[in-house]
RNA sequence: AAGACUCUGGAGAGACCGGUUGAAUCCGGCGCCGAAGGGGCACGAAGCACAGGCACAUAAAUCCUGGCUUCCAAACUCUCAGGCAAAAGGACAGAGGGGC
Numbered sequence: 001a002a003g004a005c006u007c008u009g010g011a012g013a014g015a016c017c018g019g020u021u022g023a024a025u026c027c028g029g030c031g032c033c034g035a036a037g038g039g040g041c042a043c044g045a046a047g048c049a050c051a052g053g054c055a056c057a058u059a060a061a062u063c064c065u066g067g068c069u070u071c072c073a074a075a076c077u078c079u080c081a082g083g084c085a086a087a088a089g090g091a092c093a094g095a096g097g098g099g100c
Base pairs, nucleotide, nucleotide: 005096006095007094008093009092014030016029017028018027019026031084032083033082037080038078039077040076044071045070046069047068048067050066051065052064053063
């Protein structure tokens, strides 16, 4: 320094409709949200038995441009998961704590 743990703050979106229900859960239907988790993308970097520049003087190297592959971020994006009264959860932030 970081993490576990404790406290505080902490957004969004149907207490939707039908079958019971205060809610959760279950079945069917329609709609919505992004801030647990998860997936995707840029710049850039590395690489390539790739293409062109490249030759009616052969071959190759270097270099340039493009193509392809790999790696890489978020509060962007997807909405798989999760969520859409309260409670709980909640990225992130502050304090404590802890550690050298």